[in-house]
RNA sequence: UUCCAGAAAAGGUAAACCCAUCGCGAGGUGGGGGCACAAAGCUGCAGGCCUGACCGAUUAUAAUGUCGGUUCAGGCGGCUGGGCUGCCUAA
Numbered sequence: 001u002u003c004c005a006g007a008a009a010a011g012g013u014a015a016a017c018c019c020a021u022c023g024c025g026a027g028g029u030g031g032g033g034g035c036a037c038a039a040a041g042c043u044g045c046a047g048g049c050c051u052g053a054c055c056g057a058u059u060a061u062a063a064u065g066u067c068g069g070u071u072c073a074g075g076c077g078g079c080u081g082g083g084c085u086g087c088c089u090a091a
């Protein structure tokens, strides 16, 4: 120095929930909060999940619901994999 790894210290992030705000919604942002996190930093590239719209099936026409689909539009990086980057250093 690199890789694996993760004891310690410093510092960091921030789930649920609450408030405000934006969005039809999933959800985003800010404040409080702190379950957790060594990539819980970035990236929707692949899979996955979720929302809206549409199509089909189902029921009894329809609506609602449920199930399936879309070479439609979105959301989630704290679901997994990939890509890019990165703090500390005992065993």
Stems, first nucleotide, its partner, number of pairs: 005089002012037002017032006035078001041084003045081003048076005053070006
Predicted 3D model of a 91-nucleotide RNA (c-di-GMP-I riboswitch aptamer) from a Clostridiales bacterium. Model confidence (mean pLDDT): 83 of 100. The model forms 95% of the base pairs in the Rfam consensus.